Source information:
Predicted 3D model of a 73-nucleotide RNA (transfer RNA) from a Candidatus Parcubacteria bacterium.
């Protein structure tokens, strides 16, 4: 240095313009047990990586900019 690919909840992901931003998993209360795991119910937890733009409308499209990854040389 030149390509590509990912960034969303503590993890691992899912959503790819449109009306409440989810899901497993963890985490916390009840329940059930002697108890604890399992299991059930319920809740908390998220500036969708950052600014800027197209848009009536952005997690989604553009352009830069961090951060990680591959792959060239």
């Nucleotide at each position: 240095g030149g390509g590509c690919c990912a960034g969303u909840a503590g993890c691992u992901c899912a959503g790819u313009g449109g009306u409440u931003a989810g899901a497993g998993c963890a985490c916390a209360a009840c329940g059930c047990u002697u108890a604890u795991a399992a299991c059930g119910u319920u809740g908390g937890g998220g500036u969708c990586g950052g600014u800027a733009g197209u848009u009536c409308a952005a997690u989604u499209c553009u352009a830069c900019c961090c951060u990680g990854g591959c792959c060239u040389a």
It matches the Rfam family "tRNA". By type it is a transfer RNA. Its family is annotated with triplet codon-amino acid adaptor activity in the Gene Ontology. The coordinates come from a structure-prediction model, not an experiment, and the mean pLDDT is 82.